[in-house]
RNA sequence: UCUUAUCAAGAGCGGUGGAGGGAACAGGCCCUGCGAAGCCCGGCAACCUGCCUUUUGGCAAGGUGCUAAAUCCUGCGGAGAGAUCCGGGAGAUGAGA
Numbered sequence: 001u002c003u004u005a006u007c008a009a010g011a012g013c014g015g016u017g018g019a020g021g022g023a024a025c026a027g028g029c030c031c032u033g034c035g036a037a038g039c040c041c042g043g044c045a046a047c048c049u050g051c052c053u054u055u056u057g058g059c060a061a062g063g064u065g066c067u068a069a070a071u072c073c074u075g076c077g078g079a080g081a082g083a084u085c086c087g088g089g090a091g092a093u094g095a096g097a
Base pairs, nucleotide, nucleotide: 001097002096003095004094005093006092007091012041014040015039016038020031021030022029025075026074027073028072042067043066044065047063048062049060050059051058052057071090076087077086078085079084
């Protein structure tokens, strides 16, 4: 880079650390000294994996991943009087090439 699946569920009143954080840009809206990011521990989930089954099921948790808010929302196109809905783009994660 390409293909493909998923993205409204779930997960801390811990330790450390000290000022930012929510991917980038823009516009919003939020979180944060009642302690941000990062790291450790804990936890969640079950894509790959293992085992048992034979059903598209159960158990485990080795490799990843995740652990505020829908991927926090919008950005492009369509429908609608509107609220809103549908699709796309971009992104994230897994698996394969």
Notes: The prediction has a mean pLDDT of 86. This is a predicted structure of a 97-nucleotide RNA (SAM riboswitch aptamer (S box leader)) from uncultured Angelakisella sp. Of the family's consensus pairs, 97% are formed in the model. The RNAcentral record of the sequence draws on MGnify.